[in-house]
RNA sequence: GGCAGCGUAGCUCAGUGGCAGAGCAGUCGGCUCAUAAUCGACGGGUCGGAGGUUCGAAUCCUCUCGCUGCCACCA
Numbered sequence: 001g002g003c004a005g006c007g008u009a010g011c012u013c014a015g016u017g018g019c020a021g022a023g024c025a026g027u028c029g030g031c032u033c034a035u036a037a038u039c040g041a042c043g044g045g046u047c048g049g050a051g052g053u054u055c056g057a058a059u060c061c062u063c064u065c066g067c068u069g070c071c072a073c074c075a
Stems, first nucleotide, its partner, number of pairs: 001071007010024004018055001026042005048064005
């Protein structure tokens, strides 16, 4: 330098055009003499960034940033 994949909650990830979610973690509560386990509720998001398409974009297109892998080149 070329190609590909990934980027969404604190963490691991789903969601592939129509109200942004799950599990774990956190907080509160139920259960228990108490703790663990278990059950319920609650809080938590500029969907990496910018632009475009569309009535409507996390999702499609372009550019860009970061990470990972493969290939090539230089020495």